Context: one part of a larger RNA
């Protein structure tokens, strides 16, 4: 120098994007133990004590006919050591907030995760030779099932809840009209032929879904507005005018995993704080099953703060055995 370990004055995260890595901390038994809760939890929460040997006592369960043998628990005393759960083994905690309920699945071989899945919840399709999906077809799967089954779809416990648009697209239901093929139809007209006849074209007319129309539906796909003026100080506008649309974003949340401007402003915590936790609302560009907002309990998630701990650093250093490297 590389790797892997040992150990440390003072201080203790100052390190670093970030406590990465180490370091704490572990075991039993008594005590003790918040907030919040879905009353189960949280929770081994946090804390605090004890523990080796020896001596006496008392005792408790097996065995055993008895002596006693074995394991234990309870009082009282004493003894050594730096150290008694003496080596190895062997949770550091706490708090704050996002996200996703949870256990669980995932990118074999850079991503475990907030993605996937999940119970629940809704829509909507299907009456059974079910629908739906494989097959050219017999045929097979659904199902040896029968709408509390079965398939698609979307959401994603649990709590509260889920507003407003049916114009566009799509579904679904109508069936008078208009449009509309093949077919029917056959007025007229051409061709050739002495002629019967053969052979084209062909209006009017009648002709299905389907479109067009006429409704219905949004936990279907989707959307959910602007100017202008107004209150006895400003300031802001409950109010009014206007114009446009299918309707113009309720509820709740809101500089958020969403916030440009932007380290927004106030407050909180530091001496100091682009991050953080609480508030505001000027939401560039949340918003209600592409679900909103809340939520105990959990998480190799993601933030931020504090104890306790350390060589992370101040700042650097000794060893130890192993490469490397130099001699033979």
């Nucleotide at each position: 120098c590389u790797a892997u370990g040992u150990u440390g004055a003072a201080g203790g995260a100052a390190c670093u994007c970030g406590g990465c890595a180490a370091a704490u901390u572990g075991c039993a038994c008594g005590c003790g133990u918040a907030a919040c809760u879905u009353c189960g939890g949280a929770a081994g929460a946090a804390g605090c004590g004890u523990g080796a040997c020896c001596c006496u006592u008392a005792u408790a369960u097996a065995c055993g006919c008895a002596a006693g043998u074995a394991u234990g628990u309870g009082a009282g005393g004493g003894u050594g050591g730096c150290a008694c759960a003496g080596a190895c083994c062997a949770g550091g905690g706490g708090g704050u907030a996002g996200c996703g309920a949870c256990u669980g699945u995932u990118u074999a071989u850079c991503a475990a995760a907030a993605a996937c899945a999940c119970a629940g919840g809704g829509c909507u399709c299907u009456g059974c030779g079910a629908a739906g999906c494989c097959g050219c077809a017999a045929g097979g799967c659904g199902a040896c099932g029968u709408a509390u089954a079965g398939g698609g779809u979307c959401u994603g416990a649990c709590g509260c809840c889920u507003g407003c648009c049916c114009g566009g697209u799509g579904c679904c239901g109508g069936a008078a009209g208009g449009u509309u093929a093949a077919a029917a139809g056959g007025a007229g007209u051409g061709g050739u032929g002495c002629a019967a006849g053969c052979u084209g074209c062909g209006a009017a007319u009648u002709g299905a879904a389907g479109c067009c129309c006429c409704g219905g539906u949004a936990a279907a796909c989707g959307g959910c507005g602007g100017c202008c003026g107004u209150a006895a100080c400003a300031a802001u506008a409950a109010c009014g005018g206007u114009c446009c649309u299918a309707a113009g974003g309720u509820a709740g949340c809101g500089a958020a995993a969403u916030u440009c401007c932007u380290u927004g402003u106030c407050g909180g915590g530091u001496a100091a704080g682009u991050u953080c936790c609480g508030a505001c609302c000027u939401g560039c560009a949340c918003g209600a099953a592409u679900g909103g907002c809340a939520u105990a309990a959990c998480a190799a998630c993601a933030u931020c703060c504090c104890c306790g701990c350390u060589g992370u650093c101040u700042c650097g250093a000794c060893c130890a055995g192993g490469g490397a490297c130099u001699c033979a």